Predicted 3D model of a 96-nucleotide RNA (c-di-GMP-I-GGC riboswitch aptamer) from a Candidatus Dadabacteria bacterium. NCBI's taxonomy places the organism under Bacteria, Pseudomonadati, Thermodesulfobacteriota, Candidatus Dadabacteria. The coordinates come from a structure-prediction model, not an experiment, and the mean pLDDT is 88.
């Protein structure tokens, strides 16, 4: 510096359960462990999840009208760093 051991210390914590927040996806605390050498941190890129608002369209729904209502499909500004790449710290120390 690469690497990542049937090492040793010590971390982290899926799912799902309980509280809470959120329109949802999902967050967060506490329980719990599937796992993880950066499962520390950061949405810069691209994925992938939601679609509240907002855009279009249907509708032998409602209304005197402005308009509400129902259903469809786009759509992040909304999430995912435990999908990648990037980018930043950073414990250990066999082997090569």
């Nucleotide at each position: 510096c690469u690497c990542g051991a049937a090492a040793a210390a010590g971390g982290c914590a899926a799912a799902c359960c309980g509280c809470g927040c959120g329109a949802a996806a999902g967050c967060g605390c506490g329980g719990g462990a599937c796992g993880c050498a950066a499962a520390g941190c950061c949405u810069c890129a691209a994925g992938c999840c939601u679609a509240a608002g907002g855009g279009c369209g249907c509708c032998u729904g409602g209304g005197a009208a402005g308009c509400c209502g129902g259903c469809g499909c786009c759509u992040a500004u909304g999430g995912u760093g435990g999908u990648u790449g990037g980018g930043u710290u950073g414990c250990c120390g066999a082997a090569g």